Overview: This is a predicted structure of a 463-nucleotide part of an RNA (small-subunit ribosomal RNA, 3' major domain) from candidate division CPR3 bacterium GWF2_35_18. The coordinates come from a structure-prediction model, not an experiment, and the mean pLDDT is 81. The source organism's lineage runs through Bacteria, Bacteria candidate phyla and candidate division CPR3.
[in-house]
Context: one part of a larger RNA
């Protein structure tokens, strides 16, 4: 000067308390260890690894594993001989599981100079490598943390490390701002500036609306600033109040200091070193990643009456669609088939929102709760659903009666609850993301303490 302290002292933060809701028990998904396996590729591993890379594993993907296969090669660029429109492409025969190997057939352009392009063949250069080091590194990226820190420049102190400024008193979401003072100043961060929202006005309107209007949509603007009142206050600001659609960073978003953790990743690219180079490179076929005594994370669906089933009836947002969306119509208990208007879309479609209201039933049961497993029978995608895909009637009808130590989220249009869309996609394992609206709560006395952090200040055999 730091770091540490079961020293001190001040602050803050869903830390904690006050609450409401799960997780840990059970059936399913899904991910990880572990076990098996020919092979179950590979990496992530307290917190900050386990619905993570993967916005989608049948072949593909794909990197693994068994077999057939090729060696200037899948892919690129030259250069040397030689051949040169056939042996390449394409069509077609035989072997074959595909790759591909062997036959046939076809047969470029020209200034006609064996010119120019193209292939084969041998050959040299080279290609290739998801081989290897994230402890060689770029680039990103987590996490302290959106915590309020972290620094310099000059002048002063100090023999020097170094101090001071950044410390004291207030105040703030803040190293925010004031006062003060051996300090003056400045940067990188706070803040603002950018984007959404929430109120008006103008202005412009089709494809919204029966309408001149207004909802709506676009654009340009106004508004908010402690800017007025009152009280503390030296000030900064605090508290209360008017107006106000909005009140003291209105909310919500992007943004992420100086470093920390030899944190992640050489398998997203890129990159040095090191290895392969008839294989550690390449192309197929099948198989694998989906396997099961078991153990941990994350999550859907439950145990039922605030309920479940059946009937009618209401009101969203925000998003996709031309290799799609697909309406009205037919068939079919459906899944879905048939057929096909409309739509490059505020114009058509997806596209009936659900929780919810109103009626009726069930009366407390392992049940008209739950839905796991199976077994029949059908539809889709797709060359192909056996390993291993999803949906669809019917039939089965397991655990499960609110979950033990122990833990996680939330502070307001949040929490819980209901649905809806979209990415990835031929089709799906999505209960996962990412978004979007409807219903819509409780509780904070308060900082003793658990957990983390920021400052001062004391202690140190620590560096």
């Nucleotide at each position: 000067u730091g770091a540490c302290g079961g020293g001190g002292g001040a602050a803050c933060g869903c830390a904690c308390a006050a609450g409401c809701g799960g997780u840990g028990g059970a059936g399913c998904g899904c991910g990880u260890g572990g076990u098996u396996u020919a092979a179950u590729u590979c990496g992530a591993u307290a917190a900050u690894a386990a619905a993570c890379g993967a916005a989608g594993a049948a072949c593909c993907u794909u990197a693994c594993c068994a077999g057939g296969g090729u060696u200037u090669g899948a892919c690129a660029u030259u250069c040397u001989a030689a051949u040169u429109g056939c042996u390449a492409a394409u069509c077609u025969a035989u072997c074959g599981a595909a790759a591909g190997a062997u036959g046939g057939a076809c047969u470029c352009c020209u200034u006609c100079g064996a010119g120019g392009g193209u292939a084969u063949u041998a050959g040299a250069a080279c290609a290739g490598g998801u081989g290897u080091u994230g402890c060689a590194c770029g680039g990103c990226u987590g996490u302290c943390g959106u915590c309020a820190g972290c620094u310099c420049g000059u002048g002063u102190c100090g023999u020097g490390a170094g101090a001071u400024g950044u410390c004291g008193g207030g105040u703030u979401a803040a190293g925010u701002c004031c006062c003060a003072c051996a300090a003056c100043g400045a940067g990188c961060g706070c803040a603002a500036c950018c984007c959404c929202u929430a109120u008006c006005a103008u202005c412009u309107g089709u494809u919204g609306u029966a309408u001149u209007u207004c909802u709506c949509a676009g654009a340009u603007g106004a508004g908010a600033c402690u800017g007025c009142u009152c009280g503390c206050g030296u000030a900064a600001g605090c508290g209360a109040g008017a107006g106000g659609a909005a009140g003291g960073u209105g909310g919500g978003g992007a943004c992420g200091a100086c470093g920390u953790c030899u944190a992640g990743u050489c398998a997203g690219c890129g990159u040095g070193g090191c290895c392969c180079u008839u294989a550690u490179a390449u192309c197929c076929u099948g198989g694998g990643c989906a396997a099961c005594a078991c153990a941990c994370g994350c999550g859907c669906u439950a145990c039922a009456a605030u309920g479940g089933u059946c009937a009618a009836g209401a009101c969203a947002a925000a998003g996709a669609g031309u290799u799609g969306c697909a309406a009205u119509c037919u068939g079919g208990c459906g899944a879905c088939a048939g057929g096909g208007a409309g739509c490059u879309a505020a114009u058509c479609u997806c596209a009936u929102a659900a929780a919810c209201u109103u009626g009726a039933u069930c009366u407390c049961a392992g049940u008209u709760c739950a839905g796991a497993u199976u077994g029949c029978a059908g539809g889709c995608u797709g060359a192909a659903a056996u390993u291993c895909g999803c949906c669809u009637a019917c039939a089965u009808g397991a655990a499960g009666a609110u979950g033990g130590a122990a833990u996680c989220g939330c502070u307001a249009g949040u929490a819980a609850u209901c649905g809806c869309a979209g990415g990835u996609c031929a089709g799906c394992u999505a209960u996962a993301c990412u978004g979007u609206g409807g219903u819509g709560a409780a509780u904070a006395c308060g900082u003793u303490c658990u957990c983390g952090u920021u400052c001062c200040u004391u202690g140190u055999a620590c560096a």